[in-house]
A computed fold for a 469-nucleotide part of an RNA from an uncultured bacterium, annotated as small-subunit ribosomal RNA, 3' major domain. The full RNA is in RNAcentral, with records from ENA, Greengenes and SILVA.
Context: one part of a larger RNA
RNA sequence: UGACGGGGGCCCGCACAAGCGGCGGAGCAUGUGGCUUAAUUCGACGCAACGCGAAGAACCUUACCAGGGCUUGAAAUAUACGCAAAAGCCGCAGAGAUGUGGUGUCCUUCGGGGGCGUAUACAGAUGGUGCAUGGUUGUCGUCAGCUCGUGCCGUGAGGUGUUGGGUUAAGUCCCGCAACGAGCGCAACCCUUGUCCCAUGUUGCCAGCGAGUCGUGUCGGGGACUCAUGGGAGACUGCCGGUGUCAAACCGGAGGAAGGUGGGGAUGACGUCAAAUCAUCAUGCCCCUUACGUCCUGGGCUGCACACAUGCUACAAUGGCCGGUACAGAGGGCUGCGACCCCGCGAGGGUGAGCGAAUCCCAUAAAGCCGGUCUCAGUUCGGAUUGGAGUCUGCAACUCGACUCCAUGAAGGCGGAGUCGCUAGUAAUCGCAGAUCAGCAACGCUGCGGUGAAUACGUUCCCGGGCCU
Numbered sequence: 001u002g003a004c005g006g007g008g009g010c011c012c013g014c015a016c017a018a019g020c021g022g023c024g025g026a027g028c029a030u031g032u033g034g035c036u037u038a039a040u041u042c043g044a045c046g047c048a049a050c051g052c053g054a055a056g057a058a059c060c061u062u063a064c065c066a067g068g069g070c071u072u073g074a075a076a077u078a079u080a081c082g083c084a085a086a087a088g089c090c091g092c093a094g095a096g097a098u099g100u101g102g103u104g105u106c107c108u109u110c111g112g113g114g115g116c117g118u119a120u121a122c123a124g125a126u127g128g129u130g131c132a133u134g135g136u137u138g139u140c141g142u143c144a145g146c147u148c149g150u151g152c153c154g155u156g157a158g159g160u161g162u163u164g165g166g167u168u169a170a171g172u173c174c175c176g177c178a179a180c181g182a183g184c185g186c187a188a189c190c191c192u193u194g195u196c197c198c199a200u201g202u203u204g205c206c207a208g209c210g211a212g213u214c215g216u217g218u219c220g221g222g223g224a225c226u227c228a229u230g231g232g233a234g235a236c237u238g239c240c241g242g243u244g245u246c247a248a249a250c251c252g253g254a255g256g257a258a259g260g261u262g263g264g265g266a267u268g269a270c271g272u273c274a275a276a277u278c279a280u281c282a283u284g285c286c287c288c289u290u291a292c293g294u295c296c297u298g299g300g301c302u303g304c305a306c307a308c309a310u311g312c313u314a315c316a317a318u319g320g321c322c323g324g325u326a327c328a329g330a331g332g333g334c335u336g337c338g339a340c341c342c343c344g345c346g347a348g349g350g351u352g353a354g355c356g357a358a359u360c361c362c363a364u365a366a367a368g369c370c371g372g373u374c375u376c377a378g379u380u381c382g383g384a385u386u387g388g389a390g391u392c393u394g395c396a397a398c399u400c401g402a403c404u405c406c407a408u409g410a411a412g413g414c415g416g417a418g419u420c421g422c423u424a425g426u427a428a429u430c431g432c433a434g435a436u437c438a439g440c441a442a443c444g445c446u447g448c449g450g451u452g453a454a455u456a457c458g459u460u461c462c463c464g465g466g467c468c469u
Stems, first nucleotide, its partner, number of pairs: 007469007015459002019422005026313008034304002042053002064299007073122001077121007088103006106113002124288001127286003133282002135277003138273001140271001145184006151160003164175003190265004195233007205222002209220003236259001239253005315415001319374007331362003336355002341350003381412001386407007428451007
């Protein structure tokens, strides 16, 4: 000087408390450990590994294993020499890679370019080291801190400033002070959302006028409204009262769509953890070089006495099933989205209008509301598992896809010790879309809207953090 204390003082945070819903018990999905295996590729390991890298493992991916091949190599650059072919197409052998037979034939400004073969330099490596590194990322933590110049103090390490009195979400601001200033952080500037105004109206809208239809902004037309796009206004403790050190600020009020940071996002200081990553990429050193490189077929990454983590679905009546009926937002679409119509109980099939999309399509939102039924039961709850029959994608669904129909109907009676999330349009609950993607193991992830709560006395205690001592 820091760090630590079951030392002290002050202060924060869904940290506790007050509430609401879960997890821990069941079945299934996904990840991990373990075991197994020819291989079950590798990495990630308290918080901060475990629905994580992976926003798509049947082949490919693929890095693993078995077998079959190649050796200047699958791809790159250069030189020398040689060739007139090579690719493509058609046969044959083969699991394929590949081998082999036939066919086939370049451009030129004549310098060469392009191609193939041989040779040599070299290539190549998801081989090792994240404790040699760059870059990137997590975490403390969006916590309010971390420093510098000059001066002053101290032999020095260092201190002061940054401590103190108030105040704030904040080292935010005010006052004081051997300090005076400054920088990185805080805040603001950025995006989005909430109100109003102006401009512009197509593909959007339809109040008034006219036309037409079984019906529909369908047509003429209109710019009022909604909405869209661009520009602007608005919130600043500005105004009033009180408290306060004539301060900063705090409390209450007015006006206002919004009030004291309006809500949300982006934004992450100096540093810590030899934190993570050599498998995104780059890179030092080491190691392999007829193999630790590379091509192919098949298998594996999906194995299963078990254990953990994260989810989904339930155990029902605030519910299940059946019929009718209403209302979103945000997205995606040309190797694409695919309407109407027809066929099929259905997944889907046939046909193919329209649309590169405020125009057309995906696309019926669901919970909700109105009726009916079930009457507390392992049930008209629950849907695992299994048998059968199919659909679609794809060269190919055996290992190992999703979905549909018929049948089957398991565990499960609200879950021990313990433990997690959330303070408002939040939790809870309901559906919709997208990325990846041929298809899909998505119940994941990222967004979007619908319905819409309860509680916070308080800071003694648990956890983490800040300042002083």